[in-house]
The prediction has a mean pLDDT of 78. This is a predicted complex of two RNAs, RNase P RNA and transfer RNA, with 411 nucleotides together.
RNA sequence: GGAGUGAGUUGGGCGAUCACCCUUAAUCGGGAGGAAAGUCCGGGCUCCACAGGGCAGGAUGGCCGUUAACGGCGGCGCGGAGCGAUCCGCGGAAAGUGGCACAGAAAAAAGACCGCCCGUAAGGGUAAGGGUGAAAUGGCGGGGUAAGAGCCCACCGGCGCAUGAGUAAUCGUGCGCGCAUGCCAAACCCCAUCCGGAGCAAGACCAAAUAGGAGGGAUGAGCGGCCCGCUUGUUACCCUCGGGUAUGGUCGCAAGAGCCGGCGAGCAAUCGUCGGCCUAGAUGAAUGAUCGCCGCCCGCAAGGGCACAGAACCCGGCUUACAGGCUCACUCCGGCA
RNA sequence: GCUCUCGUAGCUCAGGGGAAUAGAGCACCGGUAUGGCAAGCCGGAGGUCGAGGGUUCAAGUCCCUUCGGGAGUG
Numbered sequence: 001g002g003a004g005u006g007a008g009u010u011g012g013g014c015g016a017u018c019a020c021c022c023u024u025a026a027u028c029g030g031g032a033g034g035a036a037a038g039u040c041c042g043g044g045c046u047c048c049a050c051a052g053g054g055c056a057g058g059a060u061g062g063c064c065g066u067u068a069a070c071g072g073c074g075g076c077g078c079g080g081a082g083c084g085a086u087c088c089g090c091g092g093a094a095a096g097u098g099g100c101a102c103a104g105a106a107a108a109a110a111g112a113c114c115g116c117c118c119g120u121a122a123g124g125g126u127a128a129g130g131g132u133g134a135a136a137u138g139g140c141g142g143g144g145u146a147a148g149a150g151c152c153c154a155c156c157g158g159c160g161c162a163u164g165a166g167u168a169a170u171c172g173u174g175c176g177c178g179c180a181u182g183c184c185a186a187a188c189c190c191c192a193u194c195c196g197g198a199g200c201a202a203g204a205c206c207a208a209a210u211a212g213g214a215g216g217g218a219u220g221a222g223c224g225g226c227c228c229g230c231u232u233g234u235u236a237c238c239c240u241c242g243g244g245u246a247u248g249g250u251c252g253c254a255a256g257a258g259c260c261g262g263c264g265a266g267c268a269a270u271c272g273u274c275g276g277c278c279u280a281g282a283u284g285a286a287u288g289a290u291c292g293c294c295g296c297c298c299g300c301a302a303g304g305g306c307a308c309a310g311a312a313c314c315c316g317g318c319u320u321a322c323a324g325g326c327u328c329a330c331u332c333c334g335g336c337a
Numbered sequence: 338g339c340u341c342u343c344g345u346a347g348c349u350c351a352g353g354g355g356a357a358u359a360g361a362g363c364a365c366c367g368g369u370a371u372g373g374c375a376a377g378c379c380g381g382a383g384g385u386c387g388a389g390g391g392u393u394c395a396a397g398u399c400c401c402u403u404c405g406g407g408a409g410u411g
Base pairs, nucleotide, nucleotide: 001333002332003331004330005329006328007327008326009325010324012294013293014292015291016290017289018288020031021030022029033308037319038318040317041316042315043314044313045199046198047197048196052228053227054226055225057195058194059193060192061191062076063075064074065073066072077090078089079088080087081086091190092189096188097187098184099183100182113130114129115126116125117124118123138156139155141153142152143151157179158177159176160175161174162173163172164171165170203251204250205249206248213241214240215239216238217237220232221231222230223229258277259276260275261274262273263272264271265270295306296305297304298303338410339409340408341407342406343405344404347363348362349361350360355394365381366380367379368378369377387403388402389401390400391399
């Protein structure tokens, strides 16, 4: 210098004027994001019963850790891709059921098209070689044989047992077994673990208004998939119709698993401790516009533009969108010293 | 807010793992027929199966992400 890999950060800046929302008696003060988004997961909070047992259903899936929790994150293990930095994948196919088109003799039950061997032939032996396919019943070499074959042997692979290391996944070593067990579970399913349901229009309080009426059902009803079980009632319950109020006001609602910095524990995720800070709170829903200077982009210029996008109970993640700028670590190649 | 569903030719829909060329009706194009038009008959064209990734030997179909439309409910 070139080519790459993995992370992080920023998201036009400063000032003035006017307008809007919150706060305040008034001034002052505060007023979108890294994703506020998608609503894909998890939790807090609230009500249903202080949410209890079972079934159904759903989710996750190497091991260990982390956490309020997670399908997130961190470390490790194994397999695969890459020269490499690095990236991707992950329970069970010897519990059962099912599928594997076409081609092929045969698609997992067994079996033999060509070939090889024995035989006059009929017939028998064979699974080495050919051919088909995405996939063909361990691989390669030697022995052996009529020809062959784990039939026998060495090495590799596989399975089982023992043993050593490790919390474990797993790895190493030794011995044994001629080898059973093709692929698919993002097919049904099995195993392990987790999940009660609903959602801030949850829910609580206040005020106002109107009605306490008609018809039907009926001894039970409710617990928002079902059962157990639990709760509760009998001038009370359910359904339909009719009437009234109305998206009324206040709370919930922002001090929180909060943010920043230091130190400590840990490989890390993360946790502990000390100090500092207060940082939107609307509801037919505020957060905008103009001007000046500067920065960047387009354009000869005049001039125009500033990525993606905008809170709605809150928080931890994931995913997706994103102009331009900046930073760090690492890898490979080339040159010079 | 919560939940469900759909996306395949210009339009309306089939196809729910199996070749090769994803089909059907209407519409469109050419021919035939008619004095002419329509219907009919013969033939043809037209598809990134909304988009991207994955599982599988194989994906319109299964899984994940995403975009758009519709519906239900408080």

It holds a member of the Rfam family "Bacterial RNase P class A". It is annotated as a ribozyme. Rfam's curators write: Ribonuclease P (RNase P) is a ubiquitous endoribonuclease, found in archaea, bacteria and eukarya as well as chloroplasts and mitochondria.